Overview:
The RNA shown here (SAM riboswitch aptamer (S box leader)) has 105 nucleotides and comes from a Crocinitomicaceae bacterium. NCBI's taxonomy places the organism under Bacteria, Pseudomonadati, Flavobacteriia, Flavobacteriales, Crocinitomicaceae. It was read from a public genome assembly, where an Rfam model found it. Of the family's consensus pairs, 97% are formed in the model.
RNA sequence: GAUUUAUAAAGAAGAGGUGAGAGAACAGGCUCGUUGAUCCUCUGGCAACCACUGGGAAAGUCCCCGCAGGUGCCAAAUCCUGCUCCGAAAGGAGGCAUAUAAAUU
Numbered sequence: 001g002a003u004u005u006a007u008a009a010a011g012a013a014g015a016g017g018u019g020a021g022a023g024a025a026c027a028g029g030c031u032c033g034u035u036g037a038u039c040c041u042c043u044g045g046c047a048a049c050c051a052c053u054g055g056g057a058a059a060g061u062c063c064c065c066g067c068a069g070g071u072g073c074c075a076a077a078u079c080c081u082g083c084u085c086c087g088a089a090a091g092g093a094g095g096c097a098u099a100u101a102a103a104u105u
Base pairs, nucleotide, nucleotide: 001105002104003103004102005101006100007099008098013043014042015041016040017039021032022031023030026082027081028080029079044074045073046072049070050069052066054064055063056062057061078097083094084093085092086091
């Protein structure tokens, strides 16, 4: 990198460095940003996918609690829309893409 499965409206910020753009890509919107965004590092935190701990059940598995390990994450719904379907509209459902985890390759 590819494939499969699951999840994605909840949750969680301070310091130091950097210095002009940033929010995945393209387009449109909207937002953040010299009152310092983005990115990097440290510390702290959130969560509970994997591992592990404790408990439960109708037990090839599932549920609950915890979490010092492996990841992930800590503006805005994955910031919103883009394709299809339903709908008079508002809106709803699905899909694509993306992200993360786990497994396989």